This is a predicted structure of a 350-nucleotide part of an RNA (small-subunit ribosomal RNA, central domain) from a metagenome. The coordinates come from a structure-prediction model, not an experiment, and the mean pLDDT is 89.

[in-house]
Context: one part of a larger RNA
């Protein structure tokens, strides 16, 4: 609980598409449902309020009046909302021409490095640490040269650079494919915004089936350290990490900041596209739009800080919060193979 809020105090859904609903640009006309004005009826009595009266007064009681936010109906008004016809172009979209991009999916290819195998050279150490030891090595290691195998990741470029709704995306080439941006016209004519449910996407880790397995590495084993050392350090090492298909659906899923629109000083970088000026040309200079950073006016803020990418000023819609603990737990429902997820209390206590 008709209040006030949600960057950091409790609180923005992980992200999108979109149903119902809510909200919605400009103009004329019509209707008159909402809205507004007036009339009529009704709105029992008692009560409340006002006036008068009765008990000596008061409480109490009696009479009259008013009020009764409401409902129904009639008549009118038409600014706004709504409904209907018609129209418009600035919101939204389509077409045309461009350039940018680690946006997504599939296939193929490449080089460096690690490991392993084979062969050559070569001999006693190598490795590791704070120091050591476990470990590897005369059955020839480490080192070095040549050849081969295999898996994973792509140095430099690389950048508060780019792309994507978010998660996220980085070697090269090809194919398929999504979105955004810029320019100038033409076209459609409000087709829009948000979005409870719903549907889809969703890092890492995890699960199922089948592959793969170089390096790394939970668990595990050993060596150290230590009072102990179920750790930190070292030597090994299995799941996993990789691929295909399916499940799971969570994160400090963070900008800790929901989406959309409008308005409100500037300065300075940077990325994409354009206009002007200039030049032999690339630059330079001025300027427009879109993105991405920094610094700052007003304003806001408890402060920190935010500040045209707002946390400023407003509007619309959704989500969420309401003292701490118990607890994101129990129970129940739904989902899942499981792990668990989601929805979500109370007693008690301070």
């Nucleotide at each position: 609980u008709u209040g006030g809020g949600c960057g950091u105090a409790a609180a923005g859904g992980g992200c999108g598409c979109g149903u119902a609903g809510g909200c919605g640009g400009u103009u004329u006309c019509u209707u008159a449902a909402g809205u507004c004005a007036g009339g009529u009826g009704u709105g029992a009595a008692a009560g409340c309020c006002c006036u008068c009266g009765g008990c000596u007064u008061a409480a109490c009681c009696g009479a009259g009046g008013a009020a009764g936010u409401g409902c129904a109906u009639c008549u009118g008004a038409u600014a706004c909302u709504a409904a209907g016809c018609a129209a418009c172009u600035u919101g939204a979209g389509u077409a045309u021409g461009g350039g940018a991009g680690a946006g997504g999916g599939a296939a193929g290819c490449g080089g460096a490095a690690u490991u392993c195998c084979u062969g050559g050279u070569g001999u006693a150490g190598c490795g590791g640490u704070g120091a050591a030891a476990u470990g590897c090595g005369u059955a020839g290691a480490u080192a070095u040269c040549a050849g081969g195998a295999g898996g994973a990741a792509c140095a430099c470029c690389g950048g508060u650079g780019g792309c994507g709704a978010a998660g996220g995306c980085g070697g090269c080439u090809u194919c398929c494919u999504g979105g955004a941006c810029c320019a100038a016209u033409a076209c459609u004519g409000a087709c829009g915004c948000u979005g409870a449910g719903g549907c889809g996407c969703g890092a890492a880790g995890g699960c199922g089936u089948g592959g793969g397995g170089a390096g790394c590495a939970a668990a595990c084993a050993g060596g150290a350290u230590u009072a102990g050392a179920u750790a930190c350090c070292c030597u090994g090492g299995u799941a996993g990490u990789c691929c295909a298909c399916g499940c799971a659906g969570u994160a400090a899923a963070c900008g800790g900041u929901g989406a959309a629109c409008a308005c409100u000083a500037g300065g300075u970088g940077u990325a994409g596209c354009g206009g002007g000026u200039a030049u032999u040309g690339a630059c330079c200079c001025c300027u427009g739009c879109u993105g991405u950073g920094c610094c700052g006016a007003a304003g806001c803020u408890a402060a920190c800080g935010c500040a045209u990418u707002a946390a400023g000023u407003g509007u619309u819609c959704c989500g969420c919060c309401u003292g701490g603990g118990a607890a994101g737990u129990a129970c129940g429902g739904c989902c899942g193979c499981a792990a668990g997820g989601u929805u979500a209390a109370a007693a008690c206590u301070c």